[in-house]
RNA sequence: AGAGUUUGAUCCUGGCUCAGGACGAACGCUGGCGGCGUGCCUAACACAUGCAAGUCGAGCGGAGUUGAUCGACGGAAGCCUUCGGGCGGAAGAUGAUUAACUUAGCGGCGGAUGGGUGAGUAACGCGUGGGCAACCUGCCUCGAAGACCGGGAUAACAGUUCGAAAGGGCUGCUAAUACCGGAUGUGGUCAAGUGUCAGCAUGGGCAUUUGAUUAAAGGGGAAACCCGUUUCGAGAUGGGCCCGCGUCCUAUCAGCUAGUUGGUGAGGUAAAGGCUCACCAAGGCAAUGACGGGUAGCCGGCCUGAGAGGGUGACCGGCCACACUGGAACUGAGACACGGUCCAGACUCCUACGGGGGGCAGCAGUGGGGAAUCUUCCACAAUGGGCGAAAGCCUGACGGAGCAACGCCGCGUGAGUGAAGAAGGUUUUCGGAUCGUAAAACUCUGUUGUCAGAGAAGAACAAGUUGGAGAGUAACUGCUCCAGCCUUGACGGUAUCUGACCAGAAAGCCACGGCUAACUACGUGCCAGCAGCCGCGGUAAUACGUAGGUGGCAAGCGUUGUCCGGAUUUAUUGGGCGUAAAGCGAGCGCAGGCGGUUCCUUAAGUCUGAUGUGAAAGCCCGCGGCUCAACCGUGGAAGGUCAUUGGAAACUGGGGAACUUGAGUGCAGAAGAGGAGAGUGGAAUUCCAUGUGUAGCGGUGAAAUGCGUAGAUAUAUGGAGGAACACCAGUGGCGAAGGCGACUCUCUGGUCUGUAACUGACGCUGAGGCUCGAAAGCGUGGGGAGCAAACAGGAUUAGAUACCCUGGUAGUCCACGCCGUAAACGAUGAAUACUAGGUGUCGGGAAGCAACGCUUUUCGGUGCCGCAGCUAACGCAAUAAGUAUUCCACCUGGGGAGUACGUUCGCAAGAAUGAAACUCAAAGGAAUUGACGGGGACCCGCACAAGCAGCGGAGCAUGUGGUUUAAUUCGAAGCAACGCGAAGAACCUUACCAGGGCUUGACAUCCCGAUGACCGGUACAGAGAUGUACCUUCUCUUCGGAGCAUUGGUGACAGGUGGUGCAUGGUUGUCGUCAGCUCGUGUCGUGAGAUGUUGGGUUAAGUCCCGCAACGAGCGCAACCCCUGUUUUUAGUUGCCAUCAGGUAAAGCUGGGCACUCUAGAGAGACUGCCGGGGAUAACUCGGAGGAAGGUGGGGACGACGUCAAAUCAUCAUGCCCCUUAUGUCCUGGGCUACACACGUGCUCCAAUGGUCGGCACAGAGGGCAGCGAACCCGCGAGGGGGAGCGAAUCCCUAAAACCGGCCCUAGUUCGGAUUGCAGGCUGCAACUCGCCUGCAUGAAGCAGGAAUCGCUAGUAAUCGCGGAUCAGCAUGCCGCGGUGAAUACGUUCCCGGGCCUUGUACACACCGCCCGUCACACCACGAAAGUUGGUAACACCCGAAGCCGGUGGACUAACCCCGCAAGGGGGAGUAGUCGUCCACGGUGGGAUCAGCGAUUGGGGUGAAGUCGUAACAAGGUA
Repeated sequence: AGAGUUUGAUCCUGGCUCAGGACGAACGCUGGCGGCGUGCCUAACACAUGCAAGUCGAGCGGAGUUGAUCGACGGAAGCCUUCGGGCGGAAGAUGAUUAACUUAGCGGCGGAUGGGUGAGUAACGCGUGGGCAACCUGCCUCGAAGACCGGGAUAACAGUUCGAAAGGGCUGCUAAUACCGGAUGUGGUCAAGUGUCAGCAUGGGCAUUUGAUUAAAGGGGAAACCCGUUUCGAGAUGGGCCCGCGUCCUAUCAGCUAGUUGGUGAGGUAAAGGCUCACCAAGGCAAUGACGGGUAGCCGGCCUGAGAGGGUGACCGGCCACACUGGAACUGAGACACGGUCCAGACUCCUACGGGGGGCAGCAGUGGGGAAUCUUCCACAAUGGGCGAAAGCCUGACGGAGCAACGCCGCGUGAGUGAAGAAGGUUUUCGGAUCGUAAAACUCUGUUGUCAGAGAAGAACAAGUUGGAGAGUAACUGCUCCAGCCUUGACGGUAUCUGACCAGAAAGCCACGGCUAACUACGUGCCAGCAGCCGCGGUAAUACGUAGGUGGCAAGCGUUGUCCGGAUUUAUUGGGCGUAAAGCGAGCGCAGGCGGUUCCUUAAGUCUGAUGUGAAAGCCCGCGGCUCAACCGUGGAAGGUCAUUGGAAACUGGGGAACUUGAGUGCAGAAGAGGAGAGUGGAAUUCCAUGUGUAGCGGUGAAAUGCGUAGAUAUAUGGAGGAACACCAGUGGCGAAGGCGACUCUCUGGUCUGUAACUGACGCUGAGGCUCGAAAGCGUGGGGAGCAAACAGGAUUAGAUACCCUGGUAGUCCACGCCGUAAACGAUGAAUACUAGGUGUCGGGAAGCAACGCUUUUCGGUGCCGCAGCUAACGCAAUAAGUAUUCCACCUGGGGAGUACGUUCGCAAGAAUGAAACUCAAAGGAAUUGACGGGGACCCGCACAAGCAGCGGAGCAUGUGGUUUAAUUCGAAGCAACGCGAAGAACCUUACCAGGGCUUGACAUCCCGAUGACCGGUACAGAGAUGUACCUUCUCUUCGGAGCAUUGGUGACAGGUGGUGCAUGGUUGUCGUCAGCUCGUGUCGUGAGAUGUUGGGUUAAGUCCCGCAACGAGCGCAACCCCUGUUUUUAGUUGCCAUCAGGUAAAGCUGGGCACUCUAGAGAGACUGCCGGGGAUAACUCGGAGGAAGGUGGGGACGACGUCAAAUCAUCAUGCCCCUUAUGUCCUGGGCUACACACGUGCUCCAAUGGUCGGCACAGAGGGCAGCGAACCCGCGAGGGGGAGCGAAUCCCUAAAACCGGCCCUAGUUCGGAUUGCAGGCUGCAACUCGCCUGCAUGAAGCAGGAAUCGCUAGUAAUCGCGGAUCAGCAUGCCGCGGUGAAUACGUUCCCGGGCCUUGUACACACCGCCCGUCACACCACGAAAGUUGGUAACACCCGAAGCCGGUGGACUAACCCCGCAAGGGGGAGUAGUCGUCCACGGUGGGAUCAGCGAUUGGGGUGAAGUCGUAACAAGGUA
């Protein structure tokens, strides 16, 4: 960075698709290790279980445990005993004191952080920058000043009572850093003052006077002191509120709003404020998008991109919101509170049925949903947090481990040597090639792995202890700091290191037609399947499946999904709008955008400096740490349309002052179908009246309907009425467009020229808006001649609801009012400026001159040609589609569709606005080459015409179709199959059928055994093939053997007229013997291509000449070749015979000769060479001469590039497939010869140009030995006998029509010969199916052929016979040969075919093309629809929980007050209760809106071979 795909090819437009990167992914196959990350995107669905917020006993009273001490009681075991007792004092109980520990409760602090989620939210929610003189801030820091005197309760606890429980009730006791009263008041607050500072301003700051009001708590310690506490001032931190700017889609949401907008006052709050309330005013927002609807947490960032952008908001970080759903407040520094409270609702659990409990969007985990996302782990060691003086406790934050290839990064699966190129696989042209140094084998290494050993960093603290220092103290302790010692690790015996062991344990996935790197075989046979796009697959698939090989990536590889890119395919960077999609039908004009010259000013835009900020992380750069990397650390840079401030002043903007060239006005002229109204005119059509007049008129391709003897048409006169205005008339004029055409008048708009007096930028464009707007159509009322939808009739036609004809109503006309669209087109928006020329025309002006005009020049219109330039090309080109500026409208693949729904307008018709689902890979523009045209021009051909003879009718022959059959073998199919393959089917041929046989085979090669034969002969069986038996029986030799033949066997193989001519070679047909088909170089074109090859002539011809951006060349044409026509020469046997001689019945028969004929070799000749006319002085053509022949003399061979998948696998060859005791092979018989019928090609005819009989003449070219076969004889004849001659210029086959006579006399005949009978002949093994010929007899159809159709232009047609191939025999066919021998061609209009040029094209499989619509069938999505179901947000009314606020408060009350000495009494802040406002849920109601379903219905789309027509593309047959 591009590529594929529209076409036969090209350029362009334009969509679709691919290659890249990314991911919180998923799925398929596969899977060795490590590090670092990441892991419910769906159901903000429901949750079992455990844990996630506690802590403080140095705040308090209790309770408990364990010690110690003291005192009283108690008296055990045991010991001693004089047996009297004594000593001894344990356990145990209780009390006091005291120490340590535990802790339910009161109290304090923390549960507002941390952690989760993204439902809601389009918002000051977030981002960014500001403001608060309108605010709060626990813990923390600094500073100032304090803590005095008292009081009454209450939980715990005890007792009792209710309850299943959860939990309460009552009575009694008690403490505090809990609560309360009083004092003090640095200070704070309030009120009234004073002074001062600042400000837009006040409930601002500071200072000060007076008054009022307002605080506190203690705990630890031996103490020092420490901790806590109160008030205030400041700080720090955190928060609250306000503002500028930015922040998705939708106008098919255009108007919204009642606390709404503002004011005054009050309430409320930490605080401004309609935040709330009362009153007053009527405002506020909106096209710069209000209101509504949909969607969505926002950002730092992340992905992509060259960038600008686009997409996104997982992880990490900041902010916000939420915590089952909805509402509410309490407490507090902070909440309207995730693990708090109350109420309502849904769900769920417990229950003794009375009543209670719960909230994982904390960490794990479960169910469910889903394509899909983890362990009910370890530890507080580290970091951080709460509480505490501290030890410490708590911490699912966090640190770690586990699971998962989910991602990124790294490593490995071995390395070296190794050719017999092993085996094996695959393939093969059978030679080989390839996997492949790959393996094996040998040598080596040990990352990873396994085993063993060693073994971290992360730890710093704090506390304790020892020592030291510092400030302080009188000094010590204590405090702060430093050092040593002591101790603390979840991860984890992990990382890492060392040693040992074995190549041992470790490679897959995808692709291989093009894009896109990589190819073969087999299988399959439009099947199965593939496919991202184009597209593969119908028997040789590099595209399906498998295998081998190859390519790519690699512990991954592919697929799917999503985003960006490519896509300049929404274009700011960076697109367009004549014809591809796209200029509103036109104007006026508000807003908006843009705007002439000069000067001054300002500083909003603009430029620039500084400051602040733009968190961290991330990206980028430098350095560093893990062995590297990923990852991490550290420093820097970068990042804003930001804020403040200083400066500059060119440009834009604002303000001011001027100017005249833009614009306008004035004055003087000019042209015009510009518009409106009124009036006037003539021609024509029609109608009416009258006259003349008679049989038709009219109409068409041709007709008919129609009109007319009741007098038409025609003609003459008069009249009526409506509409339109001939000539002039012109790519002439006017108008914004639509549009405007007789003449006159009235009213009126615009334009042009000249002048330069006036104004002084007054301008351009123009979303919305308004106005105008052809035709048709609509409404009301007129009018109505002609024309004419609808309609009717007549034609045409297969039909003809059309085209043509005859009629004819709306309408066309007028007035008024609607409609608002057109291919409303120059398919080209408006304005301004600039950029070569030439030539017309319309309206003006100026200058000059030789002046009834001409020349030059200028302004404004309207045309053509053309340069530069532009354009895909066509084309445009001063009237731009050029070069620029300004503004507006519009476009973004085709179809669906200008459709649906909604809305607006309209009387309606309808118009305007204007989608989606679904579907296709194209749709399209311009140009090119062909082909085609019921387009045009030119030309040719037995193409037509002019002629001759036929075919089509008959009979027969032959081929084909069809039918039949056991089989009627197969092929050929318009021309270009059909007397074709077949130049010859009785057997054979033969491929077909029936039957009978064979299986290495009828035929070839190889191997083994046997034999010496094989061949041949005979006999028997049999239809034969075949079988059996018998006879007969090798060669060479160096004597070793070899060769040959036969037979038997085995398997390789033979064999196949089996399939595919659409796998092929070769051969052939055809267009067509038509004149064409191409190339090189050059030139033109972006290109396909063009030019040459076109043009003017000419030719049979792309034949030749001339011209020309072409110049040359090739294959074709022609010529060269063969035959024939004239002649010369050479040569004369088998040919010939003029001369000479001989000779016969006759005869080149003989000698002789080669003159002639002839034979067959070589030459000559014809070239438009000569003359004349025409032509261009050419090519050439016309005429003529000469010549045997004259303009390629006649004929043949020869067939360009190509077309038809033309024909042939059955001539042959051949790939692949198929059969292998048969699809091969042999044999006998049959069939190919069938026969209702249809077609083709022929023969013979229908007769007199004939038939028949008789006579008689003349060829050419061929053939001949298993042959031709003479003479002669026999037979009516076919033929037989015979056998001379001849392997042939020698012999033989060998003529007929014609000609000369006779008969026939127009008949189904003396025409015609079919058919049939009889008798024969020939060939052959054999003529039954199934041959040919002869004789006799028989004697059919047929009297000239419908529609239609073939051949032929001169030695031709026609006619006559002859020969040959094939062949035993069989010819009307085929291939040749000669004899006789015509007619006609004016001409190119038409039919057919062809050539060249041109034109149109929607065709390119090329008109046998393409293609449209209805109907029928299937499927799909959508619209309408009686209705029905659900959601959402409001509105009105009802209800009104909890709770705040307010009223009341008759009931209750420790502290406080009053009375009282006291007991006690009274008062009462407050509270319960109750009432009210607000209000969630809920209810009722009518609407709105969005979805789902819906009988039926409507069109739309799609679908190899349905129906009907043929609308479009060519003049598409009616443009």
Record summary: This is a predicted structure of a 1519-nucleotide RNA (small-subunit ribosomal RNA) from an uncultured bacterium.